[in-house]
Description: A computed fold for a 512-nucleotide part of an RNA from an uncultured bacterium, annotated as small-subunit ribosomal RNA, 5' domain.
Context: one part of a larger RNA
RNA sequence: ACGAACGCUGGCGGCGCGCUUAACACAUGCAAGUCGAGCGAGAACCAGUCCUUCGGGACUGGGGGAAAGCGGCGAACGGGUGAGUAUCACGUGGGUAAUCUGCCCUCGGCACUGGGAUAGCCCGGGGAAACCCGGAUUAAUACCGGAUAGCCUCUCGAGCCUUCGGGCUCGUCAGAAAAGGUGGCUUCGGCUUCCGACCGUGGAUGAGCCCGCGGCGGAUUAGCUUGUUGGUGGGGUAACGGCCCACCAAGGCGACGAUCCGUAGCUGGUCUGAGAGGACGAUCAGCCACACUGGGACUGAGACACGGCCCAGACUCCUACGGGAGGCAGCAGUGGGGAAUCUUGCGCAAUGGGCGAAAGCCUGACGCAGCGACGCCGCGUGCGGGAUGACGGCCUUCGGGUUGUAAACCGCUUUCAGUUCCGACGAAGCGAAAGUGACGGUAGGAACAGAAGAAGGACCGGCCAACUACGUGCCAGCAGCCGCGGUGAUACGUAGGGUCCGAGCGUUGUCC
Numbered sequence: 001a002c003g004a005a006c007g008c009u010g011g012c013g014g015c016g017c018g019c020u021u022a023a024c025a026c027a028u029g030c031a032a033g034u035c036g037a038g039c040g041a042g043a044a045c046c047a048g049u050c051c052u053u054c055g056g057g058a059c060u061g062g063g064g065g066a067a068a069g070c071g072g073c074g075a076a077c078g079g080g081u082g083a084g085u086a087u088c089a090c091g092u093g094g095g096u097a098a099u100c101u102g103c104c105c106u107c108g109g110c111a112c113u114g115g116g117a118u119a120g121c122c123c124g125g126g127g128a129a130a131c132c133c134g135g136a137u138u139a140a141u142a143c144c145g146g147a148u149a150g151c152c153u154c155u156c157g158a159g160c161c162u163u164c165g166g167g168c169u170c171g172u173c174a175g176a177a178a179a180g181g182u183g184g185c186u187u188c189g190g191c192u193u194c195c196g197a198c199c200g201u202g203g204a205u206g207a208g209c210c211c212g213c214g215g216c217g218g219a220u221u222a223g224c225u226u227g228u229u230g231g232u233g234g235g236g237u238a239a240c241g242g243c244c245c246a247c248c249a250a251g252g253c254g255a256c257g258a259u260c261c262g263u264a265g266c267u268g269g270u271c272u273g274a275g276a277g278g279a280c281g282a283u284c285a286g287c288c289a290c291a292c293u294g295g296g297a298c299u300g301a302g303a304c305a306c307g308g309c310c311c312a313g314a315c316u317c318c319u320a321c322g323g324g325a326g327g328c329a330g331c332a333g334u335g336g337g338g339a340a341u342c343u344u345g346c347g348c349a350a351u352g353g354g355c356g357a358a359a360g361c362c363u364g365a366c367g368c369a370g371c372g373a374c375g376c377c378g379c380g381u382g383c384g385g386g387a388u389g390a391c392g393g394c395c396u397u398c399g400g401g402u403u404g405u406a407a408a409c410c411g412c413u414u415u416c417a418g419u420u421c422c423g424a425c426g427a428a429g430c431g432a433a434a435g436u437g438a439c440g441g442u443a444g445g446a447a448c449a450g451a452a453g454a455a456g457g458a459c460c461g462g463c464c465a466a467c468u469a470c471g472u473g474c475c476a477g478c479a480g481c482c483g484c485g486g487u488g489a490u491a492c493g494u495a496g497g498g499u500c501c502g503a504g505c506g507u508u509g510u511c512c
Base pairs, nucleotide, nucleotide: 001510002509004508005507006506007505008504011379012378013377014376015375016374017372018371019337024335025334026333028332029331030330033073034072035071038070039069045062046061047060048059049058050057051056080290081289082288090214091213092212093211094210095209096208099207100206104203105202107200108199109198112146113145114144115143122135123134124133125132126131152175153174156171157170158169159168160167161166180195181194183192184191185190216262217261218260223253224252225251228250229249230248231247232246233245234244235243265287266286267285268284269280270279271278272277292313293312294311295310296309315326316325317324318323343369345368346367347366351365352363353362354361355360382412383411384410385409392403393402394401395400416453418448419447420446421445422444426439429436430435456501457500458499459498460497461482462481463480467496468495469494470493471492477484478483
């Protein structure tokens, strides 16, 4: 010094911190949705028409709840964990003329014309379920053609630059686009607002890849390597590359420690120390890796994807035995392990995020509250007076000494806790307005009552501050080291007294 634990004890508050072990298994709830201003449909209800067995029903128009569906964006963020990893994983400094980048910003251009489906709904069928199959029908900012092409990709040619790989400029052949919605006006032709769509340009942000240097223990590990090292040609990728493949060559690494074994996420930092250094890497922040175990790809701007998919495996659950479902290292919580680590809380009011034109919805991120002296800091448990000094206790040379101004008693104060009343900032936000705070009737303010409710722990042989009595008799016991105890023990046990800390005090463990 500590993310501590254990023993004894425990009044209040603020700010922090709280599974270091089994990356063991998990009941239950919640943790990622949103958009009706992309689309079809749509119950209640209203109006009209028709039918009626007088119960009601059908159709048309308006209306539009909830849930579901198509479509878009998000779900790759945020949150968790440290298993693996000795590695370009991390730190730091560079490179990318070898690259990508949704949403956002800038600038330029453009949106012409067609088509066929499909979910849902309806009908029928299979299944215990999960779910699935067939038929009919329908929409779109869903899907697919054609046109157009400044820019873009690509073929060829010319010029300039060049790290000789290529880059820039000009011309040329070929190729690649789109989608609408909403409000207003309207002479119903259209014009226009806002939000979007498409092709490019530059930016911003984010990311990929490459390189120099740096940070561990073992030589009782000395040799390691065959896609291995390089080349040619190709494939693949956003992109360089044995990344992959065919062929060719025989290389590449190593006592400046290769390979192997062990251990380990890395860093900013934290602790210690005068520093140099040593040890560590909880909380907070950056990066990385992982998501039951192993493998794989799909979608997408971005994943090889914690709460997506497929396969295999172990485990658990459901089953009508045919077949299915699941993954808390998210927040709470349970069992287990352990010396040991919390509530199945409140709220989206704030900050931030997703979607939306917005209102708003979602958000166990977050903001708060709860539990724990786990830590740090602050405060209190009263203050003044009060005897040649009560009682009691202990000691005693029996005179007395000590506890001790301590108590009683007198006077005073009222922090904190308690009771009553008042009562926020956080809200520049959102909303047309009314209104809108989880925390919270909290913090804070005022008043009231009464010393009233609030002290313990370790130690007292030396180191090391603090001594006597009794009990015990090498016993019982103490102990960090030296060592104490066998009849006068300041070292064991108890008591009185004392010392040191104090809501803590000791012990254990670990680091300096």
Its mean pLDDT, the model's own confidence on a scale to 100, is 84. It matches the Rfam family "Bacterial small subunit ribosomal RNA".